Description: Predicted 3D model of a 71-nucleotide RNA (transfer RNA) from a Candidatus Woesearchaeota archaeon. Its mean pLDDT, the model's own confidence on a scale to 100, is 82. The organism belongs to Candidatus Woesearchaeota, within Archaea.

[in-house]
RNA sequence: GCGGCUUGAGUUUGAUGGUAGAAUGUAAGCUUCCCAAGCUUGAGGUGCGGGUUCGAUUCCCGCAAGCCGCA
Numbered sequence: 001g002c003g004g005c006u007u008g009a010g011u012u013u014g015a016u017g018g019u020a021g022a023a024u025g026u027a028a029g030c031u032u033c034c035c036a037a038g039c040u041u042g043a044g045g046u047g048c049g050g051g052u053u054c055g056a057u058u059c060c061c062g063c064a065a066g067c068c069g070c071a
Stems, first nucleotide, its partner, number of pairs: 001070007010024004018054001026042005047063005
């Protein structure tokens, strides 16, 4: 330098062109003499920019980061 793959909640992930869901963690509450366990509720997310579309996490282009291969 060229090509390919990946990027989503703190972490692991489901999902599909039409409100982004779960587990775990976390906060509060309930329960308990206390702790743990259990139960209820809440907050928290599609890497960045642009395009197509009535509508983009999804399709297209570029950028960034990481990984793999070739030279």